[in-house]
Context: one part of a larger RNA
Molecule: large-subunit ribosomal RNA, domain II
Organism: marine eukaryotic metagenome
RNA sequence: GCCAACGAGUUUACCUAUACCCCGAGUCUAAGUCCUUCUGGGACGGAGGCAAAGGGAAACCGAGUGCGAAAAGCGCGUGAGGGGUAUGGGUAAGACCCGAAACCGGGCGAGCUUACCAUGGCCAGGGUGAUCUCUGUAGAAUUUACAGGGUGAGGCCCGAACCCGUGGGUAGUGCAAAACCCUGGGACGAGCUGUGGUAAGUAGUGAAAAGCUAAACGAGCCCGGAAAUAGCUGGUUCUCCCCGAAAUAGCUUUGGGGCUAGCGUCCGGUAAAUCUUUCUCGGGGGUAGAGCACUGGAAAGAAUGCCUUGGAGAAAUCCAGGUAUUCUUACCAAACUCCGAAUACCGGGAAAGGUAGCCGGGCAGUCAGACUUUGGGCGCUAAGGUCCAAAGUCAAAAGGGAAACAGCCCAGACCUUCAUCUAAGGUCCCUAAAUCUGAGCUAAGUGCUUUUUAAGGAAGUGCUCCCUCAUUGACAGGUAGGAGGUUGGCUUAGAGGUAGCCAUCCUUUAAAGAGUGUGUAAUAACUCACUACUCGAUGAGGGAGUGCGCCGAAGAUUCAUCGGGGCUUAAGCUCAGUACCGAAGAUAAGGUUCUCCAGGAAAAGAAUUUUUCCUGGAGAAGGUAGGGGAGCGUCCUCACCGCACUGAAGCCGGAAGGUGACUGACGGUGGAGCGGUGAGGAGUGAGAAUGUUGGC
Repeated sequence: GCCAACGAGUUUACCUAUACCCCGAGUCUAAGUCCUUCUGGGACGGAGGCAAAGGGAAACCGAGUGCGAAAAGCGCGUGAGGGGUAUGGGUAAGACCCGAAACCGGGCGAGCUUACCAUGGCCAGGGUGAUCUCUGUAGAAUUUACAGGGUGAGGCCCGAACCCGUGGGUAGUGCAAAACCCUGGGACGAGCUGUGGUAAGUAGUGAAAAGCUAAACGAGCCCGGAAAUAGCUGGUUCUCCCCGAAAUAGCUUUGGGGCUAGCGUCCGGUAAAUCUUUCUCGGGGGUAGAGCACUGGAAAGAAUGCCUUGGAGAAAUCCAGGUAUUCUUACCAAACUCCGAAUACCGGGAAAGGUAGCCGGGCAGUCAGACUUUGGGCGCUAAGGUCCAAAGUCAAAAGGGAAACAGCCCAGACCUUCAUCUAAGGUCCCUAAAUCUGAGCUAAGUGCUUUUUAAGGAAGUGCUCCCUCAUUGACAGGUAGGAGGUUGGCUUAGAGGUAGCCAUCCUUUAAAGAGUGUGUAAUAACUCACUACUCGAUGAGGGAGUGCGCCGAAGAUUCAUCGGGGCUUAAGCUCAGUACCGAAGAUAAGGUUCUCCAGGAAAAGAAUUUUUCCUGGAGAAGGUAGGGGAGCGUCCUCACCGCACUGAAGCCGGAAGGUGACUGACGGUGGAGCGGUGAGGAGUGAGAAUGUUGGC
């Protein structure tokens, strides 16, 4: 991992709702006793419970009573209940099942380890040489000095046994739940060690690491309290039919939990009614926008007042400035408004829909929401960000489109069909349908179902408009001129049109700048502006707007792309048009179930009526949490009816039937029990729980 078996809403008491049953102003017995055909049944038993009167704190009064001065008003009352069975729910219990970390009690542990006690054992060899002492010499002498001999101290030194475990390697399903190899520390001491003993669970022991207390100790192990508790995680077993949520508000030692409301479902009740949509009429508003009349902000100018402002001046005064008010002009505001929509909301009326509304009650689930669009706050006019509001989708929605893609676009799947029409989106091939029609644009593979793009740059190209010049000859080209005062002045080594500064005139002219560039050390030289001639044009130059393109444009494993192939008067882009394809949509045809309406039949009842069935019509039938309804199957009991050695159950195959759970002729195997109908009762359905046990 797979297979099989086992594996989770049960039982009792009480309360409550619903359905059915019994009795009814009553209703039910409990313990117990007696009888019996004795896991059972019957009778008795009215003790007691509930009901039959309530109101008030109470006295008390009573179909009333309390408050109150009250004959007022208001609150609570004045109408049938009791019991049983089943089902839904609640409460108390282990209360759907499994799961703690822990807490408490009583015991068991110091054969591991820690400390201590008693009694034993062990420490090769080498080195050092404290102390004491003896001898000698020196000395007047000493606890003197020197030399030599002896002795042999030490948590001394080196180093085996022994104890330890520093660094590295090996090992790491090991030789081993801590080892092996090399290396290393202590090795007469606070040393090591045998045996026996003492100390323990809020306790011991600890040269102290919360270490150790029998291979896991911040509180040992075993059993018990015990099915502790778990607002947490996981799991919770057959079918079909109807409806179908929420992820919000308030409160919460509350925030991943609850309670109430909201939203779902089921039952009962309610109707000239309610509700929904559209139209119409009537309302209030202060948002969008706009505005500056208020409150504030902020710009330019003018006038006036003020200023201990700055500069000039002897002063008058002049120039510059600040501030306040007023005026003019152009503005800004969520917490500004002289104004002011669209929507939305409230009410009246009409029409359409047809119970969708409302009231009461049973049962819920939901309280982590997500994205998209729009209006906003926060943030960076960041986020697949976050918080509100309005709407949609997903959640709980399959189908078609978007290559793939919960939240985008189209569209809501009861079943069947090798039928038709469409939506979004598409129609060259992959790939269903146009290589469709008309007009234009793009040359960049731009683009072709945006995942990329900006500032900025450019005689790309199409379109629109404006201006200027032009047969009195434009623009481009060609030929010629482009001069004089003058090398303007200053500056400078020099500055001659052409480093820089200042000025930028006049003359001759068809025209020619105190000079547009190249150039020189400075000149020179070339060139331009400007002019003439030549040439000969529906032409040339400039500007504004706009369509489509170009550059700007760099990424991490070859190409990496429009999904791909590939596409250039398109298979790209823009505009217009026709046809076709295209979904579980619509239509066509048949069928199932449910609801409503109409008609008919049967049964029950005294009856209004209720229930069931049939026919026709209309509508409906996606679905998680969840509510409601109807069923299938397993085991057992009772009653009735059956089957079986001429072959029961079980097992294998399985025609056929049923929407389905399932049923099942027949055949095989098997070899002794089993089924149907009605009623009752449950240890009643397995794929998941790191489920349990067994097998492979």